[in-house]
Molecule: Bacterial RNase P class A
Organism: Candidatus Nanopelagicales bacterium
């Protein structure tokens, strides 16, 4: 150099102008500060939190699947094992079980699972021959994704793991190595009828619901109850002079929080069974009020540096730091240079573009979209020192 392969960062900048929300200061004007993502998207996982609620056991349902270890936790990362792909760095895995069962494996083919003989091989009759019957027979051929272990030999009428050497797979046993999954080696057995569970199923584990519109506080209201106000007292408006209006057919104010019906229940996802709790309750239909303010709401399983420890993922430990909080829903126009990238030019320089994409309870993850620029680790190749 070139070609692959993995991982990180970034993905607009400077200024001027006029403007958004948030906190903080101020009597006010106004000044200081901070103010979108790496995925904010998807809404697929896991929590955190609130409430149901004091919340047990069982079926059913669903989730996941190598082996250890990281996490709060996970279908998530991390390392390794096993299988496939790559010369190889890497990359991919719906990874437990076909000896519980139950299915399926089209067509072709004699047969697709205790099958089976279509072309052949042989033996015995028959017959001039071609061929024909009966029996053995599954090495050879054929067909197919996939046909009842490969090569070699004994043996036999042909033959055939029938025997027998050596290899393959399985099954047991042994020895080493390993936290383990598992790996090497070594022995015996002729045991050699597949494949699929991303089919149904068995096993091992794990799972209560609903969700910031979760929930909670004010004030408000129709009604009810105390009460018991009249040159006084409530409300509205106001030009701050007062005007209206309302009150024993009950005012301020104080307690309460609506009517009606109709059930015995009612909560625990679905169904049992046990358990609590309830009749002044509740639970469930209609009908009416309220629709304001406020908290929840950002200090967090938090960031960054450093350092111990681990192969790593992450922990520990020590410093620093506070980084959105809207609710008809906030960072946005306009001009200038400037960066970057395309294509024209001999050159100055022109002309175009400049990505995907905007929180709303938060966090840990995965996916999926991304113009472009920019820094590494490793592999394979070709050159030169």
């Nucleotide at each position: 150099c070139g070609a692959g392969u993995c991982g990180g960062c970034u993905g607009g900048g400077u200024g001027a102008u006029c403007g958004c929300g948030g906190c903080a200061a101020g009597u006010a004007a106004u000044u200081g500060u901070c103010g979108a993502g790496g995925a904010a998207a998807g809404u697929c996982c896991g929590g955190a939190c609130u409430c149901c609620a004091c919340a047990g056991g069982g079926c059913a349902a669903g989730g996941u699947g190598g082996u250890g270890g990281g996490u709060a936790a996970c279908g998530c990362c991390c390392a390794c094992c096993c299988g496939g792909g790559g010369c190889a760095a890497c990359c991919c895995g719906c990874g437990g079980g076909a000896c519980a069962g139950u299915g399926c494996c089209a067509c072709a083919g004699a047969a697709a699972a205790c099958a089976g003989a279509c072309c052949g091989c042989c033996a015995a009759g028959g017959g001039a021959a071609a061929c024909c019957u009966u029996g053995g027979u599954a090495a050879g051929g054929g067909u197919g994704a996939a046909a009842c272990g490969g090569u070699g030999g004994u043996g036999u009428a042909a033959g055939a793991g029938a025997c027998c050497a050596c290899c393959a797979g399985u099954a047991c046993c042994g020895c080493a190595g390993g936290u383990g999954a598992c790996u090497g080696c070594g022995g015996u057995a002729g045991c050699u009828a597949g494949g699929u569970a991303a089919a149904c199923c068995c096993c091992a584990c794990c799972u209560g619901g609903a969700g910031c519109a979760a929930g909670g506080u004010c004030a408000a209201g129709a009604g009810g109850a105390u009460g018991g106000a009249a040159u006084u007292g409530a409300g509205u408006u106001u030009u701050c002079g007062a005007a209206c209006u309302c009150g024993a057919c009950g005012a301020u104010a104080u307690c309460u929080g609506a009517g009606c019906a109709a059930a015995c229940g009612a909560g625990c996802g679905g169904c049992c069974c046990g358990c609590u709790u309830g009749a002044u309750a509740u639970u469930u239909g209609c009908u009416g009020g309220u629709a304001g303010a406020c908290c929840g709401c950002a200090c967090g399983a938090g960031g960054c540096c450093g350092u111990u420890g681990g192969c790593a993922a992450c922990a520990g430990c020590g410093g620093c730091c506070c980084u959105a909080g809207a609710u008809g829903g906030a960072u946005g126009u306009u001009c200038a240079c400037c960066g970057c990238c395309u294509g024209a030019g001999u050159g100055a320089u022109c002309a175009g573009g400049u990505a995907c994409a905007g929180g709303a309870u938060c966090c840990g993850g995965c996916u999926u979209a991304c113009a472009g620029g920019u820094c590494g680790g490793c592999u394979c190749g070709u050159u030169c020192c």